[in-house]
Context: one part of a larger RNA
Molecule: small-subunit ribosomal RNA, 5' domain
Organism: uncultured bacterium
RNA sequence: GACGAACGCUGGCGGCGCGCCUAACACAUGCAAGUCGAACGGACUUAGCGGGGCUUGCCCUGCUAAGUUAGUGGCGGACGGGUGAGUAACACGUGAGUAAUCUGCCUUUGAGAGGGGGACAACAGCCGGAAACGGCUGCUAAUACCGCAUGAAGUAUGCUAUAGGCAUCUAUUGGCAUACCAAAGAUUUUAUCGCUUAAAGAUGAGCUCGCGUCUGAUUAGAUAGUUGGUGGGGUAAUUGCCCACCAAGUCUGCGAUCAGUAGCCGGACUGAGAGGUUGAUCGGCCACAUUGGGACUGAGACACGGCCCAGACUCCUACGGGAGGCAGCAGUGGGGGAUAUUGCACAAUGGAGGGAACUCUGAUGCAGCGACGCCGCGUGAGGGAAGAAGGUUUUCGGAUUGUAAACCUCUGUCAGGGGGGAAGAUAAUGACGGUACCCCUUGAGGAAGCCACGGCUAACUACGUGCCAGCAGCCGCGGUAAUACGUAGGUGGCAAGCGUUGUCC
Numbered sequence: 001g002a003c004g005a006a007c008g009c010u011g012g013c014g015g016c017g018c019g020c021c022u023a024a025c026a027c028a029u030g031c032a033a034g035u036c037g038a039a040c041g042g043a044c045u046u047a048g049c050g051g052g053g054c055u056u057g058c059c060c061u062g063c064u065a066a067g068u069u070a071g072u073g074g075c076g077g078a079c080g081g082g083u084g085a086g087u088a089a090c091a092c093g094u095g096a097g098u099a100a101u102c103u104g105c106c107u108u109u110g111a112g113a114g115g116g117g118g119a120c121a122a123c124a125g126c127c128g129g130a131a132a133c134g135g136c137u138g139c140u141a142a143u144a145c146c147g148c149a150u151g152a153a154g155u156a157u158g159c160u161a162u163a164g165g166c167a168u169c170u171a172u173u174g175g176c177a178u179a180c181c182a183a184a185g186a187u188u189u190u191a192u193c194g195c196u197u198a199a200a201g202a203u204g205a206g207c208u209c210g211c212g213u214c215u216g217a218u219u220a221g222a223u224a225g226u227u228g229g230u231g232g233g234g235u236a237a238u239u240g241c242c243c244a245c246c247a248a249g250u251c252u253g254c255g256a257u258c259a260g261u262a263g264c265c266g267g268a269c270u271g272a273g274a275g276g277u278u279g280a281u282c283g284g285c286c287a288c289a290u291u292g293g294g295a296c297u298g299a300g301a302c303a304c305g306g307c308c309c310a311g312a313c314u315c316c317u318a319c320g321g322g323a324g325g326c327a328g329c330a331g332u333g334g335g336g337g338a339u340a341u342u343g344c345a346c347a348a349u350g351g352a353g354g355g356a357a358c359u360c361u362g363a364u365g366c367a368g369c370g371a372c373g374c375c376g377c378g379u380g381a382g383g384g385a386a387g388a389a390g391g392u393u394u395u396c397g398g399a400u401u402g403u404a405a406a407c408c409u410c411u412g413u414c415a416g417g418g419g420g421g422a423a424g425a426u427a428a429u430g431a432c433g434g435u436a437c438c439c440c441u442u443g444a445g446g447a448a449g450c451c452a453c454g455g456c457u458a459a460c461u462a463c464g465u466g467c468c469a470g471c472a473g474c475c476g477c478g479g480u481a482a483u484a485c486g487u488a489g490g491u492g493g494c495a496a497g498c499g500u501u502g503u504c505c
Base pairs, nucleotide, nucleotide: 001504002503003502005501006500007499008498009497012377013376014375015374016373017372018370019369020335025333026332027331029330030329031328034075035074036073039072040071042069043068044067045066046065047064048063049062050061051060052059053058054057082288083287084286092212093211094210095209096208097207098206101205102204106201107200108199109198110197111196112195114148116146117145123138124137125136126135127134128133154180155179156178157177158176159175160174161172162171163170164169185193186192187191214260215259216258221251222250223249226248227247228246229245230244231243232242233241263285264284265283266282267278268277269276270275290311291310292309293308294307313324314323315322316321341367343366344365345364349363350361351360352359353358380410381409382408383407390401391400392399393398414446415442416441417440418439419438420437424432449494450493451492452491453490454475455474456473460489461488462487463486464485470477471476
């Protein structure tokens, strides 16, 4: 000098930030991911029109319109948000490669959407179960599912031409032949939104490599899928990624292996720099989601608020069986020296769905609490000597507190009261918020402490104590005149803070 700090004393205001560093301990409660009826068939409600029954204001039934929606279906739940346990690794940083790859939504361009089929939910009936939930039979729609047709510039194979490269090869939407694959409709009824296929772009991602990346040798050898090859399997894709066979390799004193510690970086702190330390907030990447394992779906996951299995724990139970996962936002217990509200709003920014209206959004915007930090402001200004009183001290003359106060003249920052009142919002829409700010008014009123005073080190006397009580960062003070302990007066320093402790330079 610095701090995500803590503790003691003290504490007026504002702006901007920051706030579980410990138990990746356990969690009550609420909320945090939905949306689309313009994909679909139902069900229900309301209104209107019509038919029937009649007990004349109800019931049954049909059509139309508006609305609600459990279910099927689509898109999104792989983003956003949290945490740092693991990880010494292509995890990260940086620079390359991918002639070894994928990419929903979006953009551009080309081509196309013909004709069929069978189901399953919902629903109805029956049944089982305490519940969670499930079974059987029957009916039904679709942008759900499945054949057929049409296919090339797609894929695969074979033949072939030109050019190029980096070995496998690549390009020429090269040429020829064979084989294999598409599609879905909706709607204010007039334009749009969709669907299929192909090429390109953009975005995002996967994989590979060079270099860099803590400590220990009181860790010296480690390794059998191990190292390489051939052939397969697998993947979007390369590869012992996996497998069969073959060979015996591979790493290591330039530190392998083992052990310990640790998320990495942009940055941050410090320092003249070199360097040292660090990785809170913000941003990028990675990993994880009660512990371990697994796959499914999907463009994308081996998936925080999805599924299955196993373990521990908690809860319900009719004992047969079930339910759960805050390292999301609040909040609770616990741990701890220590860290906040079970707040408001989708008004803005952004995200998901939707044609839209809109819905959802603890992302976000705000508010609340905390001197935790930084910055700013205030606690009055000018005059005022009889140098008042009081205090302290004294050699009793005085000295000092001290222009300090009183007193006089002012001011109104902040504060209190009253009034007006935003920007942030494009036409509408403002949580913040009657906030910021402005005007009027009141009255010096409501606003100063903490530490130190032997030397280092700015600042001294008196009394008390008497190696006691105590102080102390180091040197050291205290045993009867203590500027070093305690108190008082005075002084010095900083100031809404001051001091102590801890850690780093």